Model confidence (mean pLDDT): 83 of 100.
A computed fold for a 67-nucleotide RNA, annotated as Pistol ribozyme.
RNAcentral holds the sequence, with entries from ZWD.
Its Rfam family is "Pistol ribozyme". For this family Rfam cites "New classes of self-cleaving ribozymes revealed by comparative genomics analysis" (Weinberg et al., Nat Chem Biol, 2015).
RNA sequence: ACUGGACAGAGUCAGUAUAAAUAGGCUUUAAGCUCUGAGCGUGACCAACUUCGGUUGGUCGGUAGUU
Numbered sequence: 001a002c003u004g005g006a007c008a009g010a011g012u013c014a015g016u017a018u019a020a021a022u023a024g025g026c027u028u029u030a031a032g033c034u035c036u037g038a039g040c041g042u043g044a045c046c047a048a049c050u051u052c053g054g055u056u057g058g059u060c061g062g063u064a065g066u067u
Base pairs, nucleotide, nucleotide: 001016002015003014004013005012007037008036009035010034011033024067025066026065027064032040042061043060044059045058046057047056048055049054
C1' cells in the first nucleotide's frame, strides 16, 4: 500500500495475491471482531403459492455474562 472479517463511518485483527479465520480465556446464543447507524444474513410467528423439497410477502426480535 492493498485485500478480507455482510453494509456505511471509525476502530481493531488477520493475510500478501489469496479471501479466508484458532483474531486473550471460560460460559451462553440461531445471532456474524468492536462501537454508532442500518436491518443484509439469521430466529420466532402469520399468510399466499408449491413439484411438498421449498419459494415469496408481512409482523416482531436484533445474544448475554464473567475474567